[in-house]
Context: one part of a larger RNA
């Protein structure tokens, strides 16, 4: 020295927990903010460092409701001083107070800091001091002015997670290089807006003979049709079948009417207002007849019901015996039960506790349905063929995009440049074009639901995770730390059922430990549940 065997160190795996995660589903909500928002700063406690909470009225103030005995948040025990059955703490509606900063707005600034004017107090002999208010900037209504401008009422602006709508617009990569193409109208960044948004009331489809009849989602059509260096790829529509349906206002002909200007002084023009009037079996103006009552609403809503934000009420063994430190566990026996979800309890409890069932409830606040009743809207029939039916549009040429469709036979739809129509005997469209036919009415507007999303808040589930997982983050976490900064970004859970957390005596300067006591265990002693392996011992047996 090896190998063994037995008892330790050392470490932190494993097991077993779960206070926190993930993912989803259902219902709410879906938005705060110049009445000063999200966020911060700095303060406030009997002693206060941090997390929470609150703001000079400050671990709190007032009213109303609940509740009913202990309370003065937590790490975190102790004491001090209090409060409370004249109902405190605590929960739940309203309200009050809310320092400085921030859109930050009186001006300024190196965010929490500096300083100014002006009116109304307070206080001083005054002056400094102080306490309230006004005092930012763009726009938009009135009013007045010749204008600048003034006065007087609104608005806006910031923040916020994804969803949403526009606008600007990559390149990694695919093609097995690579330039059309493709990633992708993706990222990204920009602006705008709602609880959704965007689309929407046919100048649509379809079909050559019949038809549907606004949108938006979905599930077939169909990986079809087409498209494409016909490569890689990229891809529809009718249609059918389902979810929810819902239609409507204006412009103009025409009439009344104000104002301005013109001059022929009774027209014309232009602009504003009330009727009217909204169509494609063309519609309506215009002429005549006839008619007072029917239906609708997405507008407001006394009131009445529902729901929500506090909460009540709640059945049945603390039977026996054993094992055990403990009873809920075994063995016996008894009961609830619209309640045997679930979680605590000294191991595993329907009957202990907290729940849970089935019921029940609101002074206040919000919502939602429903109704009285307000309100707004709606409707014939015939005649003429005099007027009107969205103009720099519609359309063409040329350049571009977007259509599933790359310039192609390329219809359609949007710019950009140049040209330029027609008003019903009109005009668009049916995938070049033309001509039969069919079929729609364009240059104006609004419009619920059906669909998308979830920071957010209330129930809940999971063949999700169980402290290298699971959020970065189960602990004073976006913290310590790094970084000038933009940003990066952790580690780190368990004594015990109860601290009973080891009085007391020994050694030791402590630190550790030897005793003694608690405890079921202390190889459970705070370095604390289990305690693998590498590592390092220390006794022993065998072998050299």
């Nucleotide at each position: 020295a090896g190998c063994g065997c037995a008892c330790g160190g050392g470490g932190a795996a494993u097991a077993c927990c779960u206070u926190g995660g993930c993912a989803c589903u259902g219902c709410g909500a879906g938005g705060c903010u110049a009445u000063g928002a999200a966020g911060g700063a700095c303060g406030c406690g009997u002693c206060u460092g941090g997390c929470g909470g609150c703001g000079a009225u400050a671990c709190g103030c007032c009213a109303c409701g609940g509740g009913g005995a202990g309370c003065u948040g937590u790490c975190a025990a102790a004491g001090a001083a209090g409060c409370u059955u004249u109902g405190a703490u605590c929960c739940g509606u309203g309200g009050a107070u809310u320092u400085c900063c921030g859109a930050a707005u009186g001006g300024g600034g190196a965010a929490a800091c500096c300083u100014a004017u002006c009116c109304a107090g307070a206080g001083u002999a005054a002056u400094g001091u102080u306490u309230g208010g006004a005092c930012a900037u763009u726009u938009c209504c009135g009013g007045u002015g010749a204008a600048a401008g003034c006065c007087g009422g609104g608005a806006a602006a910031g923040c916020u997670a994804a969803c949403c709508g526009a606008g600007u617009g990559a390149a990694c990569u695919g093609a097995a290089a690579c330039a059309u193409c493709u990633a992708a109208g993706u990222a990204a960044c920009u602006c705008g807006a709602g609880g959704a948004a965007a689309a929407u009331a046919a100048a649509u489809c379809a079909a050559u003979c019949c038809g549907a009849g606004a949108u938006u989602c979905c599930c077939a059509g169909a990986g079809u049709a087409g498209u494409g260096g016909c490569g890689a790829g990229c891809g529809a529509a009718a249609u059918g079948g389902g979810a929810a349906c819902a239609g409507c206002c204006u412009a103009a002909a025409c009439c009344u009417u104000g104002a301005u200007a013109a001059c022929u002084u009774g027209u014309u023009a232009u602009c504003g207002a009330g009727g009217g009037g909204u169509u494609g079996c063309g519609g309506g103006a215009c002429c005549g007849c006839a008619a007072u009552g029917u239906g609708a609403g997405a507008c407001c809503g006394a009131g009445a019901g529902a729901u929500c934000u506090a909460g009540c009420c709640a059945a049945a063994c603390u039977c026996a015996g054993c094992u055990g430190g403990a009873a809920a566990g075994c063995u016996g026996g008894a009961c609830c039960a619209u309640a045997g979800a679930a979680g605590g309890u000294g191991a595993c409890a329907g009957u202990c506790c907290u729940g849970u069932c089935a019921g029940u409830u609101a002074a206040a606040g919000a919502u939602c349905u429903u109704u009285a009743g307000g309100c707004u809207c709606u409707a014939g029939c015939g005649g003429u063929a005099u007027c009107c039916c969205a103009a720099g549009u519609a359309c063409u040429a040329c350049g571009g995009g977007a259509c599933a469709c790359g310039a192609g036979a390329a219809a359609u739809c949007c710019c950009g440049u140049a040209g330029g129509a027609a008003u019903c005997c009109g005009g668009g469209a049916g995938g070049a074009c033309c001509a039969u036919c069919u079929u729609c009415c364009a240059a104006g507007g609004c419009u619920a639901a059906a669909u998308a999303c979830u920071a957010c808040g209330c129930a809940g589930u999971g063949a999700c995770c169980g402290a290298u997982a699971g959020u970065g983050a189960a602990c004073g976490a976006g913290u310590a730390c790094c970084g000038u900064g933009a940003g990066g970004g952790a580690a780190a859970g368990g004594u015990g059922a109860a601290a009973a957390g080891a009085a007391c005596c020994c050694c030791g300067g402590g630190a550790g430990g030897g005793g003694a006591g608690u405890g079921a265990a202390a190889u459970a002693g705070a370095a604390c549940u289990u305690g693998a392996a590498a590592c390092c011992g220390u006794g022993u047996g065998c072998u050299u």